[in-house]
Predicted 3D model of a 490-nucleotide part of an RNA (small-subunit ribosomal RNA, 3' major domain) from an uncultured eukaryote. It matches the Rfam family "Eukaryotic small subunit ribosomal RNA". Rfam 15.1 lists 75,755 matches to the family in 2,556 species. Clan: SSU clan. A reference for the family is Yusupov et al. (2001), "Crystal structure of the ribosome at 5.5 A resolution", Science. The prediction has a mean pLDDT of 81. The full RNA is in RNAcentral, with records from ENA and SILVA.

Context: one part of a larger RNA
RNA sequence: UGACGGAAGGGCACCACCAGGCGUGGAGCCUGCGGCUUAAUUUGACUCAACACGGGAAAACUUACCAGGUCCAGACAUAGUGAGGAUUGACAGAUUGAGAGCUCUUUCUUGAUUCUAUGGGUGGUGGUGCAUGGCCGUUCUUAGUUGGUGGGUUGCCUUGUCAGGUUGAUUCUGGUAACGAACGAGACCUCAGCCUGCUAAAUAGUUGCGCGAACUACGGUUCGUAGUAACUUCUUAGAGGGACUAACCGCAAAAAGUGGUUGGAAGUUUGAGGCAAUAACAGGUCUGUGAUGCCCUUAGAUGUUCGGGGCCGCACGCGCGCUACACUGAAGGAAUCAGCGUGUUUUCUUCCUGAUCCGAAAGGACCGGGCAACCCGUUGAACCUCCUUCGUGCUAGGGAUUGGGGCUUGCAAUUAUUCCCCAUGAACGAGGAAUUCCCAGUAAGCGCGAGCCAUAAGCUCGCGUUGAUUACGUCCCUGCCCUUUGUACA
Repeated sequence: UGACGGAAGGGCACCACCAGGCGUGGAGCCUGCGGCUUAAUUUGACUCAACACGGGAAAACUUACCAGGUCCAGACAUAGUGAGGAUUGACAGAUUGAGAGCUCUUUCUUGAUUCUAUGGGUGGUGGUGCAUGGCCGUUCUUAGUUGGUGGGUUGCCUUGUCAGGUUGAUUCUGGUAACGAACGAGACCUCAGCCUGCUAAAUAGUUGCGCGAACUACGGUUCGUAGUAACUUCUUAGAGGGACUAACCGCAAAAAGUGGUUGGAAGUUUGAGGCAAUAACAGGUCUGUGAUGCCCUUAGAUGUUCGGGGCCGCACGCGCGCUACACUGAAGGAAUCAGCGUGUUUUCUUCCUGAUCCGAAAGGACCGGGCAACCCGUUGAACCUCCUUCGUGCUAGGGAUUGGGGCUUGCAAUUAUUCCCCAUGAACGAGGAAUUCCCAGUAAGCGCGAGCCAUAAGCUCGCGUUGAUUACGUCCCUGCCCUUUGUACA
């Protein structure tokens, strides 16, 4: 000095608690991990920092695993054999899962591309992440880290980097043997909120005037229209503006700041993200890479490809979730509102799809539109709202499991891809000990879009819609930071 341990004092955090909310843990199912089983059930990762993670929803492929069959895509060099032929290919039959001349029988064909041996390459989802790069994660979302000159010290080292107050903050104020600086924090960047001010828009609209239709209390109203004019409130998006905790009142050294009221679209750092220091970890990844050392293998291959199987297997244990246990509900009608997105240019089969027709539905047929602010599409989404039925009974709650039938995707659906119809109608009557997450348009409920995608969401990432209760504090638990002490330890 401090990876550490003891003690004391401050400060901080919903990956801590308090006050609460939704839960999870119990059931059924989905999915990941272990175990068991298996030819194989490929494998990595195991406290936070493994376990709906590897963008990992695997029918083939993927694919690394298992039981089998082909191929060489063995560069190049040297030596050999060798045009009197190095070698290549093949019908049929046998053989084989196979219309693999793979091998055998039989003969034809080919013509220096190859073949044999050695050296040396190449390939490898083979090993090693404890040989590495890069990337990511974590310590660590907290406020921390460093040098120059000066001071102290024999030196290591220390001061700066601090009694106090304050801040989300080593943020400031103030103090001061330090002064003046750097990284981090902040500033910055992106998104969301405001602008009747600017610039505009037949790919966005509005308001007039035309024209047409319907209804008229004859005053007009509603709808349609690539007719036309003006405008930019709504829509879009460029340049800008806007908040600086503004003004006032308290508290406080009348400093930094902090509490309240008013104004304001906005006063928690305006909200949410991004970026993010120093020092580390023998954290993860050689299965992202034609990044890569070394080792292994390299023709009976750990290369590659073909057909099949597996990754899905089920006495069991654990984790993330979905659906529920009903009346604040279920079912049937009716009404009514979003925002993120996406979509076929390679040109013809592949995408998003509208109208019409057929069908109980899934789906099919046939005409179109869209390479997109133009078409789908005013995306007429769900919960919610209104009316009716049910009436507390495992019930019209719940929808697992199973039987039959039908389409769709695909070369292929059996171990049932998804979907639809009929029937079947299990557990579950609110979940023990434990425990996750969270404070405002947040939690929770509700649906939608994208990713993966031939088929396709119980997942993930976004988006809007409805919208609470309870804190606005504390250091008691769990941890983190700082200071002091002590000295066991390096």